[in-house]
RNA sequence: CGCUUAUAGAGAAAGACGGAGGGAUUAGGACCUGCGAUGUCUUGGCAACCUGUACUUACAAGGUGCUACAUUCUACUUGGUUUGCUACUUAUAAAUCAGGAAAGAUAAGCG
Numbered sequence: 001c002g003c004u005u006a007u008a009g010a011g012a013a014a015g016a017c018g019g020a021g022g023g024a025u026u027a028g029g030a031c032c033u034g035c036g037a038u039g040u041c042u043u044g045g046c047a048a049c050c051u052g053u054a055c056u057u058a059c060a061a062g063g064u065g066c067u068a069c070a071u072u073c074u075a076c077u078u079g080g081u082u083u084g085c086u087a088c089u090u091a092u093a094a095a096u097c098a099g100g101a102a103a104g105a106u107a108a109g110c111g
Stems, first nucleotide, its partner, number of pairs: 001111007013043005021032002026075004044067003048064003051060003071103001076100009
């Protein structure tokens, strides 16, 4: 880096450095940010998967991971509802609700 499978409900911050944008990507919206974000380091912490000990749901924190909000919303697609237009039955546009896909994240396994 690629493939497969599973999951995304909850949880968990202080200090130092640094000095402008940031949260995966493109566009827009909403959001965080000189009361110093994003990032890096240190020390803590959490417990998702693997692992270990009880033995069936707890504990531990060894490996990976995580520690603003949340896979943030919309976009592609399916179905429902409402409204507008057309004009007679489905097509189209907008809004909204419920799914799905795609893409990304994490773990485990494989190459």

A computed fold for a 111-nucleotide RNA from uncultured Mucilaginibacter sp., annotated as SAM riboswitch aptamer (S box leader).
Its Rfam family is "SAM riboswitch aptamer (S box leader)". Rfam links the family to the GO term regulation of gene expression.
Taxonomically the source falls in Mucilaginibacter (Bacteria, Pseudomonadati, Sphingobacteriales, Sphingobacteriaceae).